[in-house]
RNA sequence: GCGCCCUUAGCUCAACGGUAGAGCAGACCGCUCAUAACGGUUAGGUUGGAGGUUCGAAUCCUUCAGGGCGCACCA
Numbered sequence: 001g002c003g004c005c006c007u008u009a010g011c012u013c014a015a016c017g018g019u020a021g022a023g024c025a026g027a028c029c030g031c032u033c034a035u036a037a038c039g040g041u042u043a044g045g046u047u048g049g050a051g052g053u054u055c056g057a058a059u060c061c062u063u064c065a066g067g068g069c070g071c072a073c074c075a
Base pairs, nucleotide, nucleotide: 001071002070003069004068005067006066007065010024011023012022013021018055026042027041028040029039030038048064049063050062051061052060
C1' cells in the first nucleotide's frame, strides 16, 4: 500500500429496513442467625463519529476513527 472482518448497556453478546434485547455485573426486596447461593423487582443506550438513501436505518451506501486477520513491499 491492497483486501476482508469487527465496533450495540459496566462486561460478553443478540436483534427480517418498522418503537433496541438477553446473560453476567449494579441497585432494592425476599430467603438465612449471618454470608454466599437461590428467587423476585428494577435502573442502565445519541447502536464508534459524520454525511447520504428511505415514509422509516443498529441494519443499505459513502467517508473518517479504533481494533483484528490475510496479502504485497522491505534495496
RNAcentral holds the sequence, with entries from ENA. The RNA shown here (transfer RNA) has 75 nucleotides and comes from a Candidatus Dojkabacteria bacterium. Lineage of the source: Bacteria > Bacteria candidate phyla > Candidatus Dojkabacteria. It matches the Rfam family "tRNA". The family's RNA type in Rfam is transfer RNA. The coordinates come from a structure-prediction model, not an experiment, and the mean pLDDT is 83.